Description:
The prediction has a mean pLDDT of 84. Predicted 3D model of a 72-nucleotide RNA (transfer RNA) from a Chloroflexota bacterium. The RNAcentral record of the sequence draws on ENA. Lineage of the source: Bacteria > Bacillati > Chloroflexota. Rfam family: tRNA. Rfam classes the family as a transfer RNA. Rfam's curators write: Transfer RNA (tRNA) molecules are approximately 80 nucleotides in length.
RNA sequence: GGCGAGGUAGCUCAGUGGCAGAGCGGAGGCAUCAUAAUCCUUUGGUCGUGGGUUCGACUCCCACCCUCGCCA
Numbered sequence: 001g002g003c004g005a006g007g008u009a010g011c012u013c014a015g016u017g018g019c020a021g022a023g024c025g026g027a028g029g030c031a032u033c034a035u036a037a038u039c040c041u042u043u044g045g046u047c048g049u050g051g052g053u054u055c056g057a058c059u060c061c062c063a064c065c066c067u068c069g070c071c072a
Base pairs, nucleotide, nucleotide: 001071002070003069004068005067006066007065010024011023012022013021018055025043026042027041028040029039048064049063050062051061052060
């Protein structure tokens, strides 16, 4: 330098055009002699950045940034 995969909550990841989610985690509660687990409630976001298309974009298009892999 070329090609490909990926970037979404603190972490691991779903979400392929119409209200941004799950599990774990954090906080509080129930329970217990007490603690943990279970259970209940709650907490959570500039969807990497900037443009474009569209009535409407995490999703489609373009450029750029970062990570990983392959080739040279």